[in-house]
Context: one part of a larger RNA
RNA sequence: GAGAUUUGAGGGGAGCUGUCCUUAGUACGAGAGGACCGGGAUGGACAGACCUCUUGUGUCCCGGCUGUCAUGCCAAUGGCACGGCCGGGUAGCGAAGUCUGGAAGUGAUAAACGCUGAAGGCAUCUAAGCGUGAAGCACGCCCCGAGAUAAGAUCUCCCAAGGGAAAAAGGUGGUGAGCUACUCCACCGAGAACCCUAUGAAGGGCCGCGGAAGACUACCGCGUUGAUAGGCCAGAGGUGUAAGCGUGGUAACACGUUCAGCUUACUGGUCCUAAUCGCCCGUUCGG
Numbered sequence: 001g002a003g004a005u006u007u008g009a010g011g012g013g014a015g016c017u018g019u020c021c022u023u024a025g026u027a028c029g030a031g032a033g034g035a036c037c038g039g040g041a042u043g044g045a046c047a048g049a050c051c052u053c054u055u056g057u058g059u060c061c062c063g064g065c066u067g068u069c070a071u072g073c074c075a076a077u078g079g080c081a082c083g084g085c086c087g088g089g090u091a092g093c094g095a096a097g098u099c100u101g102g103a104a105g106u107g108a109u110a111a112a113c114g115c116u117g118a119a120g121g122c123a124u125c126u127a128a129g130c131g132u133g134a135a136g137c138a139c140g141c142c143c144c145g146a147g148a149u150a151a152g153a154u155c156u157c158c159c160a161a162g163g164g165a166a167a168a169a170g171g172u173g174g175u176g177a178g179c180u181a182c183u184c185c186a187c188c189g190a191g192a193a194c195c196c197u198a199u200g201a202a203g204g205g206c207c208g209c210g211g212a213a214g215a216c217u218a219c220c221g222c223g224u225u226g227a228u229a230g231g232c233c234a235g236a237g238g239u240g241u242a243a244g245c246g247u248g249g250u251a252a253c254a255c256g257u258u259c260a261g262c263u264u265a266c267u268g269g270u271c272c273u274a275a276u277c278g279c280c281c282g283u284u285c286g287g
Base pairs, nucleotide, nucleotide: 001157002156003155004154005153006152010144011143012142013141016044017043018042019041020040021039022038028033046101047100048099049098050097054095055094056093057092061088062087063086064085065084066081067080068079069078070077071076105139106138107137112132113131114130115129159286161197162196163195164194170188171187172186173185174184176182203281204280205279206278207223208222209221210220211219228274229273230272231270232269233268234267235266237263238262239261244257245256246255247254248253
């Protein structure tokens, strides 16, 4: 320097409440009436998450129907008519659906209630000292969070060769008349810091294919050592029994082939198509 994983200074959110059963027709009360404390069940509103169920949407997934035009005609289809109208409906997204939450517990307290106890031989919860005590306060629960510039921690990974030029403070030894200060010299300080050339790591980005991620950006997955998207194949789910042909019927139509045919977003498989080749950033051991 990098990739992961984190700590939690600090900040935000939540905090609600009814009814019923039991304790117990007990305590209390002449009776009428009727509890505290404790245990259990089930709701309301609010909030979060989700789409198995219910329900809504689902602009073209399937089917039905009308008018008209077209494909020469029949049949079958297509265009237009608010998606032409109507009946359903996958994924996704929603609520009216489903699940969950408020708590328990701990600490210090408020009012209040106390213990011991003087000033003030008594008394006194207070003056010294010590307790109990709330939906409130600090934790606890959920979310953000190291720009917390005091920039934290853990694990793992990565990076050096050559040359140029070259300090100071301070320390040690010597020198001078040389004890101290001071002068000069040598060594340490230190091959410290600086410059040039070559080198370019770990990793990241650009780019591409995409995404229950998303205004853009960001985030997440994948990029041939590949199932990332499309295509194709198979399945799920939806619709509801295609066309053609045959049989029956004067016909409308019915039945058979046929739980068919068609099928978007879902699931899996498969390298057919597209993720090509590359480029840039990031350095040199860091008090």

The part of an RNA shown here (large-subunit ribosomal RNA, domain VI) has 287 nucleotides and comes from a Terriglobia bacterium. The prediction has a mean pLDDT of 86. It matches the Rfam family "Bacterial large subunit ribosomal RNA".